A computed fold for a 1532-nucleotide RNA from Lachnospira eligens, annotated as small-subunit ribosomal RNA. The source organism's lineage runs through Bacteria, Bacillati, Bacillota, Lachnospirales and Lachnospira.

[in-house]
RNA sequence: UUUUAUGAGAGUUUGAUCCUGGCUCAGGAUGAACGCUGGCGGCGUGCUUAACACAUGCAAGUCGAACGAAGCAUUUGCGACAGAUUUCUUCGGGAUGAAGUUGCUUAUGACUGAGUGGCGGACGGGUGAGUAACGCGUGGGUAACCUGCCUUGUACUGGGGGAUAGCAGCUGGAAACGGCUGGUAAUACCGCAUAAGCGCACAAUGUUGCAUGACAUGGUGUGAAAAACUCCGGUGGUAUAAGAUGGACCCGCGUCUGAUUAGCUAGUUGGUGAGAUAACAGCCCACCAAGGCGACGAUCAGUAGCCGACCUGAGAGGGUGACCGGCCACAUUGGGACUGAGACACGGCCCAGACUCCUACGGGAGGCAGCAGUGGGGAAUAUUGCACAAUGGGGGAAACCCUGAUGCAGCGACGCCGCGUGGAGGAAGAAGGUCUUCGGAUUGUAAACUCCUGUUGUUGAGGAAGAUAAUGACGGUACUCAACAAGGAAGUGACGGCUAACUACGUGCCAGCAGCCGCGGUAAAACGUAGGUCACAAGCGUUGUCCGGAAUUACUGGGUGUAAAGGGAGCGCAGGCGGGAGAACAAGUUGGAAGUGAAAUCCAUGGGCUCAACCCAUGAACUGCUUUCAAAACUGUUUUUCUUGAGUAGUGCAGAGGUAGGCGGAAUUCCCGGUGUAGCGGUGGAAUGCGUAGAUAUCGGGAGGAACACCAGUGGCGAAGGCGGCCUACUGGGCACCAACUGACGCUGAGGCUCGAAAGUGUGGGUAGCAAACAGGAUUAGAUACCCUGGUAGUCCACACCGUAAACGAUGAUUACUAGGUGUUGGAGGAUUGACCCCUUCAGUGCCGCAGUUAACACAAUAAGUAAUCCACCUGGGGAGUACGACCGCAAGGUUGAAACUCAAAGGAAUUGACGGGGGCCCGCACAAGCGGUGGAGCAUGUGGUUUAAUUCGAAGCAACGCGAAGAACCUUACCUGGUCUUGACAUCCCUCUGACCGGUCCUUAACCGGACCUUUCCUUCGGGACAGGAGAGACAGGUGGUGCAUGGUUGUCGUCAGCUCGUGUCGUGAGAUGUUGGGUUAAGUCCCGCAACGAGCGCAACCCCUAUCCUUAGUAGCCAGCAGUAAGAUGGGCACUCUAGGGAGACUGCCAGGGAUAACCUGGAGGAAGGUGGGGAUGACGUCAAAUCAUCAUGCCCCUUAUGACUUGGGCUACACACGUGCUACAAUGGCGUAAACAAAGGGAAGCGAGACCGCGAGGUCAAGCAAAUCUCAAAAAUAACGUCUCAGUUCGGAUUGUAGUCUGCAACUCGACUACAUGAAGCUGGAAUCGCUAGUAAUCGCAGAUCAGAAUGCUGCGGUGAAUACGUUCCCGGGUCUUGUACACACCGCCCGUCACACCAUGGGAGUCGGAAAUGCCCGAAGCCAGUGACCCAAGCGAAAGCAGGGAGCUGUCGAAGGCAGGUCCGAUAACUGGGGUGAAGUCGUAACAAGGUAGCCGUAUCGGAAGGUGCGGCUGGAUCACCUCCUUU
Repeated sequence: UUUUAUGAGAGUUUGAUCCUGGCUCAGGAUGAACGCUGGCGGCGUGCUUAACACAUGCAAGUCGAACGAAGCAUUUGCGACAGAUUUCUUCGGGAUGAAGUUGCUUAUGACUGAGUGGCGGACGGGUGAGUAACGCGUGGGUAACCUGCCUUGUACUGGGGGAUAGCAGCUGGAAACGGCUGGUAAUACCGCAUAAGCGCACAAUGUUGCAUGACAUGGUGUGAAAAACUCCGGUGGUAUAAGAUGGACCCGCGUCUGAUUAGCUAGUUGGUGAGAUAACAGCCCACCAAGGCGACGAUCAGUAGCCGACCUGAGAGGGUGACCGGCCACAUUGGGACUGAGACACGGCCCAGACUCCUACGGGAGGCAGCAGUGGGGAAUAUUGCACAAUGGGGGAAACCCUGAUGCAGCGACGCCGCGUGGAGGAAGAAGGUCUUCGGAUUGUAAACUCCUGUUGUUGAGGAAGAUAAUGACGGUACUCAACAAGGAAGUGACGGCUAACUACGUGCCAGCAGCCGCGGUAAAACGUAGGUCACAAGCGUUGUCCGGAAUUACUGGGUGUAAAGGGAGCGCAGGCGGGAGAACAAGUUGGAAGUGAAAUCCAUGGGCUCAACCCAUGAACUGCUUUCAAAACUGUUUUUCUUGAGUAGUGCAGAGGUAGGCGGAAUUCCCGGUGUAGCGGUGGAAUGCGUAGAUAUCGGGAGGAACACCAGUGGCGAAGGCGGCCUACUGGGCACCAACUGACGCUGAGGCUCGAAAGUGUGGGUAGCAAACAGGAUUAGAUACCCUGGUAGUCCACACCGUAAACGAUGAUUACUAGGUGUUGGAGGAUUGACCCCUUCAGUGCCGCAGUUAACACAAUAAGUAAUCCACCUGGGGAGUACGACCGCAAGGUUGAAACUCAAAGGAAUUGACGGGGGCCCGCACAAGCGGUGGAGCAUGUGGUUUAAUUCGAAGCAACGCGAAGAACCUUACCUGGUCUUGACAUCCCUCUGACCGGUCCUUAACCGGACCUUUCCUUCGGGACAGGAGAGACAGGUGGUGCAUGGUUGUCGUCAGCUCGUGUCGUGAGAUGUUGGGUUAAGUCCCGCAACGAGCGCAACCCCUAUCCUUAGUAGCCAGCAGUAAGAUGGGCACUCUAGGGAGACUGCCAGGGAUAACCUGGAGGAAGGUGGGGAUGACGUCAAAUCAUCAUGCCCCUUAUGACUUGGGCUACACACGUGCUACAAUGGCGUAAACAAAGGGAAGCGAGACCGCGAGGUCAAGCAAAUCUCAAAAAUAACGUCUCAGUUCGGAUUGUAGUCUGCAACUCGACUACAUGAAGCUGGAAUCGCUAGUAAUCGCAGAUCAGAAUGCUGCGGUGAAUACGUUCCCGGGUCUUGUACACACCGCCCGUCACACCAUGGGAGUCGGAAAUGCCCGAAGCCAGUGACCCAAGCGAAAGCAGGGAGCUGUCGAAGGCAGGUCCGAUAACUGGGGUGAAGUCGUAACAAGGUAGCCGUAUCGGAAGGUGCGGCUGGAUCACCUCCUUU
């Protein structure tokens, strides 16, 4: 330079939204563990816990070419025993003398191995306890060092001596292990000689270094070496100089947490001089000095081996430090040295402690954190394997020996990688399973079946590489070939959302699930099971841990007005940052080069195992450190200079700035005196209190303290707290102008210092008013409060403390920049003759507003905008600003400031609703104004309660209660008692028998049931069929049984209130807003105007019905003006009128006037039967109340099935101490009674209405006309009017109750009907608190009719008659609408919510103490051992003729010194009677503090009081509603 690669989110706070903010999930990883399951192979990996204890075996030996002795084998020589064989023979014997045995001896051995000696046991292997350190990492230094074996040089290797182990003898001990005597070798040990070179001392010269110094040269003096073996090739030894390797020490930088660890340090820091060491150094010692470290974190405490690397991450980072590699430390615990090149030594030594083992009790032995293995601990981690074949290591000349290093094998899915569990065809879409709307769907080409293949597997055969000549544990392994047969090889988790994948059954807030949200209370895709599906796969899930997601500690890359977060304010040391110009340097910075950054790892490329994992090679990289060269823009340092930052001087100005002293008037209270008399005071209303002993009121005089009306103002001053009468003195700061002086002197500011409202504290004063506490009076359920009467601290002053507040602009300080407009305070300048006005400018102080910012609200030159510097602070809510500790304080208390535990939220802003004992406007018989009631009495009726065998069930504020029920004596009827039936009282299907069924009579029964008798079908193709009844079996019937909170339908209610929404557009991140708000107007979101809206829909209104006027059509059963006519519209006649019922007209603010904005509309008027929706009805928007109804009906699910079904008798629903609702009748004279008169409407009528006549006092009865009805009938209307009587009384009111006698209905009137007659004649004299209806043909009052119904209304539904009063008005009560405001409510105020108390559980603080641990300190004791001293005792080497000397040692002593003991403290942990608060817990108690003006606005600090929330005082804040005023702003 080019190219490439590179960052994902989701759920959860709300009714919904945006934001803040936590919690949780999806990914990757793991030395893992657990659950279920499990075919094969390769490569890796495997005590993370008890550095707990260890049985047994092995893990370090080797060298005979260092040495002597011994043994063994072979061998030489000399003997002894023995006598084979051969030979001679006098047969008596002689000679010969082999093999063998044995003694001594020679030699050999590439035999053994004890001992002396050498080298190695300081490597390799293990572990991570300790260590916060030059331990580690990285880079340097040593002119302050050592280095065996190895390599290369140089010079040597001469000559002597004395011992000792082994061994032998004696001897102690149980053993371990020794003791004495004797003798022996060496490459063991010791002198001597030699000294090129080396060391030391002395002085000198040269070169060189930053320095201490170093190097070289030559001189003098002095000191120290050696080992031999040999096969003669070599191998060793000594000294020395180099190299290499390995080590030692020092330094720069980096390396966890805690300040609730702030001071630490006595060999401590330095010097001088000795000593010690391989070497520097307080490393050690003597003396001297008083230093050294620390806020850039010392000391202390906790935790931890460090790194290469590994995991994660886009990266920056974060976490880890298993395996592999480097370093360190340790080896049962602590201490110590010896040997050695190297150790203070894992498989060496000594001592002390603990533990284990042996013992003859005297004494001894041991150290797996080597490899296996055992016990133990633990959730958890392997074989007491094979081999030195390979790679390395030790010894040796070598052969070789040793090697639990290592190479391999075994066990474990512990991890990574690879392979397989078959492939193709195969629809009757088999069977089985599951679901089902019963049709089917799905499992599913899946299986069966047919054909094929052989990875793997089994069996057999062959058979490597690893090995350069030999040697192979692995191993007859890898691999190859052949045969066999689909034969042996699939699970785990999930399926509500996040998150891929759904149904059935069971269960019923149970059992259970759950990572978060959450699921389960009878229809669970969330629990359990099954089927199906999804995901991964020899694994899959779960759990733990780490990173990520989390920009949730923010360097990259966050914030602080209201969400967590600006210190109460200032001054200021350190620190951080810093104006313009020039020059120098080069620390930072940038570039080049060099060294280093071990290997392995990661990455790229290539290669090797069939691939991959794995392994090999090369490259890149290792972002770092060091050295050096260069550059000089920026920062820095030094220096020169400048004036604009900053400061000084000068001239003016404003001010409640501060401190001290003095003065003043008004008012309150008190005291004295006068006048004066019965009250005053206080409140919502009262009372306590004061007053006839003269108050309050009023006048005069006096005393004393505190505070300063008006001016006064989002005006002024001050750093903040704060500051207000006037005068004086002292004093701080600010602003403007000018431009003389200094020349960056500045900004910020951790610690520190100072100031700091109110309350409070101490001491001493003072005390008028006010006023915590307290007392009394009220209020109240209570009232430890609000209200009232008193009243003490305190408030005031002086001095000294305290140090906190909503100490707020909830906004740190400083600097610069970025549209405007308009007020106000203090200055300056311009213009003007001057004043006002005006213009410009500086410094303050307000408001509006653009860009920009913001989650929004809002901020907006006085920033919360754009930048820069410094400080402070935040990181979920609660616990908690609490506990402990520390500091401060006289105390109260303040500052600093956690954790356990618990929750999934807590929170900010804004939105829509709802609500408010918030506001504005408006409406309604809502109040008011009226009329009449209810509540009191008696009765009727319904309900509750009680009772009962049963008193069936439902309805429950308004919106249940004369309601379901338009009518319970039986029936109804669902309830109770008793008696009966079981395919059933009712429906469908099957089989069989009969011909009926119905009806009638009789018996029985309480009745149903049951029995007997009589009567008795249709069609036919004669097979049978239809219909009906009986019997039978099962499917089923049946249920007024449950669930109205599973439902449909229907209904109530807000409410006949005026509202409820949508489309498009616009605004807002969004929920949402706008439209629909505003000004008018209306009964009305009705209409008009305006407007970022324009339109539309459901509602309103209108359209429909009745009614009020007229016209027209039609006149019968209706009507009768005129004409006849009658007792009578009875009849003729007529249809004009009334009326009936069809169709029309009419009313629309159409007309006029005024108001209003010229509109909508309102007011008045004319005309009109009717006037501003004429009156009434039907009509009920979106929705609310899980409102009512499973008993009208329908219906899911559950339940009963000889009963929860069905039939039936009798009873009950009608009970009766009582309470409530709704009514009727009354209490009387506007009345009762009597007499005789008048006027309706709307309805009903055949199992009916019933005229009329007769009988009965009457209810009614008998006979009976008419009428299916504008014809007949119920039917009489009543109140009213007229006359008479009663005369205010429990009555001639009132009629309950009761008695007697009846009538009617009905199978039946006892429980339990209505009515009649006579008699009886209760309560009641107008109704407490409270409460209901009604605005005109209405209330009130009067009667009539109907439905239901055999009978049974005071109820219900209708009808007409008579027929009022009042409404000023919207303050208040109730309900509603609309706008606005507050809200911590959204299940929406019947909301939310606080604290004590009681109970249960949990963690925690204090606590008389008790127990344990840790690190130190002081003193005592003092092992081993080094060092020092001594050494009368002992000693081979050298010297000496000897005595003896040199040298060494045992022993003893001393310093130091581990463990141990004693002591007082420090820190940490455990535990504890009791005690403090805290947290959590569906339905406990007391109140109601907060959220609305939360009913006394709330909150903050402080003091005080109270069961508790809390109350009150003082000061502060707005994060307070409402009303009014002032000021300012916006628009015109």